[in-house]
RNA sequence: CGGGGUGUAGUGAAUCGGUAUCACGCUGCGUUCGGGACGCAGAAACACGGGGUUCAAUUCCCCGCACCCCGA
Numbered sequence: 001c002g003g004g005g006u007g008u009a010g011u012g013a014a015u016c017g018g019u020a021u022c023a024c025g026c027u028g029c030g031u032u033c034g035g036g037a038c039g040c041a042g043a044a045a046c047a048c049g050g051g052g053u054u055c056a057a058u059u060c061c062c063c064g065c066a067c068c069c070c071g072a
Stems, first nucleotide, its partner, number of pairs: 001071007010024004018055001026042005048064005
């Protein structure tokens, strides 16, 4: 320098245009002598940034940024 991939709660992942879901973690309560495990309830992501398309974008297109892979 060229090509490809990834970017979504604290962490890891879902979500092939219509109110963003799950697991672990976290908080409270129950249970226990206490803890763990278990049960119930709850908080937490304007989806890397900007622009475009659309009635509507995490999703499609463009330009950047970061990281990974391949090539030179």
A computed fold for a 72-nucleotide RNA from a Candidatus Levyibacteriota bacterium, annotated as transfer RNA.
Its mean pLDDT, the model's own confidence on a scale to 100, is 83.
Rfam family: tRNA. About the family: Transfer RNA (tRNA) molecules are approximately 80 nucleotides in length. Rfam links the family to the GO term triplet codon-amino acid adaptor activity. It is annotated as a transfer RNA.
The organism belongs to Candidatus Levyibacteriota, within Bacteria.